This is a predicted structure of a 137-nucleotide RNA (c-di-AMP riboswitch aptamer (ydaO/yuaA leader)) from Paractinoplanes abujensis. The sequence is in RNAcentral, with records from Rfam. NCBI's taxonomy places the organism under Bacteria, Bacillati, Actinomycetes, Micromonosporales, Paractinoplanes.

[in-house]
């Protein structure tokens, strides 16, 4: 000098997963707002179970084909995300998982029960293009 990593801070992204207040020496505990999810009438809808072909929920993450025949892979796909102030379009790049309830739940007003995790990228660069609105000056 270059490269890699760690900590703090700031900025940005996925996600509902953010903000504020109180208590506490700390660990931690509690409350509110906002956002999110479940249960739950009538009406409507549905055809499940019947000692199993159980049923259902969160989520974008569902389905199809091929090959394997220790079980992983390949290709596609419903659907979803990013593209650096915002929205849309074009182009480009990605994801297309995982988990939970426990025999039980359609929708669903009142009512009621919960969640606010986790995972990444960047370091002053203005971050692909076009249009539009807004804001600021």
């Nucleotide at each position: 000098a270059g490269g890699a990593g760690a900590c703090c801070g700031c900025c940005g992204c996925c996600u509902a997963a953010u903000c504020g207040c109180c208590c506490u020496g700390c660990c931690g505990g509690g409350c509110g707002a906002a956002c999110c999810g479940g249960g739950g009438a009538a009406c409507c809808a549905a055809u499940c179970u019947u000692u199993c072909c159980g049923g259902g929920g969160u989520g974008a993450a569902u389905c199809c084909g091929c090959u394997a025949a220790c079980c992983a892979g390949c290709g596609g796909u419903a659907g979803g995300g990013a593209u650096u102030a915002c929205u849309u379009c074009c182009g480009u790049c990605c994801c297309g998982a995982a988990c939970c309830c426990g025999u039980c739940a359609g929708c669903u007003a009142a009512c009621u029960c919960g969640g606010u995790c986790g995972g990444c990228g960047g370091c002053c660069g203005a971050c692909g293009g076009a249009a539009g609105g807004a804001a600021c000056a």